[in-house]
RNA sequence: GAAACGCCGUCUGGAGAGCCGUCACGCCAUGUGACGCACCGAAGGAGCAACUGCCGCGGGCCUGAAACCUGCGGCACGAAUCUCUCAGGUACCAAGGACAGGGGGAGCGGC
Numbered sequence: 001g002a003a004a005c006g007c008c009g010u011c012u013g014g015a016g017a018g019c020c021g022u023c024a025c026g027c028c029a030u031g032u033g034a035c036g037c038a039c040c041g042a043a044g045g046a047g048c049a050a051c052u053g054c055c056g057c058g059g060g061c062c063u064g065a066a067a068c069c070u071g072c073g074g075c076a077c078g079a080a081u082c083u084c085u086c087a088g089g090u091a092c093c094a095a096g097g098a099c100a101g102g103g104g105g106a107g108c109g110g111c
Stems, first nucleotide, its partner, number of pairs: 001111001005109001007105002010102004018037001020036006038090003044086001045084003052076009
């Protein structure tokens, strides 16, 4: 200095899965709460592949060693809309909602 990425507001779009059972709320209920079973993945959270690095053992190269190359094993690093389902959620509506787009802002990070 700028504003592509990330960040902070704002607007728009935005999926899935139970009208299940028992009990309580005077009764009913598709309501609320607790518990149980079943189910969903797109708040949040957790897990890991390649790559890369390190270590050990073996082999190659070399007269030999180091360096280098390579096979196997271990460790570290390691993303997602993948996987898990702790949390959250499961008629419509509402709410929430990853992510995507428009417009605005700040100038910490990075450049």
Record summary:
Predicted 3D model of a 111-nucleotide RNA (Glycine riboswitch aptamer) from Variovorax sp. Lineage of the source: Bacteria > Pseudomonadati > Pseudomonadota > Betaproteobacteria > Variovorax. RNAcentral holds the sequence, with entries from Rfam.